[in-house]
RNA sequence: GUCCUCGUAGCUCAGUGGAUAGAGCGCUUCCUUGCGGAGGAAGAAGUCACAGGUUCAAAUCCUGUCGAGGACA
Numbered sequence: 001g002u003c004c005u006c007g008u009a010g011c012u013c014a015g016u017g018g019a020u021a022g023a024g025c026g027c028u029u030c031c032u033u034g035c036g037g038a039g040g041a042a043g044a045a046g047u048c049a050c051a052g053g054u055u056c057a058a059a060u061c062c063u064g065u066c067g068a069g070g071a072c073a
Base pairs, nucleotide, nucleotide: 001072002071003070004069005068006067007066010025011024012023013022018056027043028042029041030040031039049065050064051063052062053061
């Protein structure tokens, strides 16, 4: 330099055009316990990397930029 994949909650990820964007772990509060752990209940946490475009409607499709990983040279 060219090409490919990826970027969604604190972490790991799902969601491939339409409902209020979800799960596990973690975190907070409460119950339970002599204390802790385990268990149970409830809750908080997201400009879906950024900008533009297509569409009645975009996390999802297209283009560019940025970042991460990989292949080739």

Background:
This is a predicted structure of a 73-nucleotide RNA (transfer RNA) from a Patescibacteria group bacterium. Rfam family: tRNA. Gene Ontology term of the family: triplet codon-amino acid adaptor activity. The family's RNA type in Rfam is transfer RNA. Its mean pLDDT, the model's own confidence on a scale to 100, is 80. The sequence is in RNAcentral, with records from ENA.